[in-house]
Molecule: transfer RNA
Organism: marine sediment metagenome
RNA sequence: GGGCCUGUGGUCUAGUGGCUAUGACACAUCGUUGACGUCGAUGAGGUCGGAGGUUCGAUUCCUCCCGGGCCCA
Numbered sequence: 001g002g003g004c005c006u007g008u009g010g011u012c013u014a015g016u017g018g019c020u021a022u023g024a025c026a027c028a029u030c031g032u033u034g035a036c037g038u039c040g041a042u043g044a045g046g047u048c049g050g051a052g053g054u055u056c057g058a059u060u061c062c063u064c065c066c067g068g069g070c071c072c073a
Base pairs, nucleotide, nucleotide: 001072002071003070004069005068006067007066010025011024012023018056027043028042029041030040031039049065050064051063052062053061
């Protein structure tokens, strides 16, 4: 330098055009316990990597940029 894949709460992840973006772990509060843990209930936490485009409508499709991974030279 060229090609391909990938980016979604703190971590991992579902969602491949349409109502308020899903679940697990972690975190907070409450219940339970003599206490801790386990278990149960509730809650907070996401401008879906950035910018532009297509569309009535984009996490999803297209272009560029950024980060990560693989391959070729």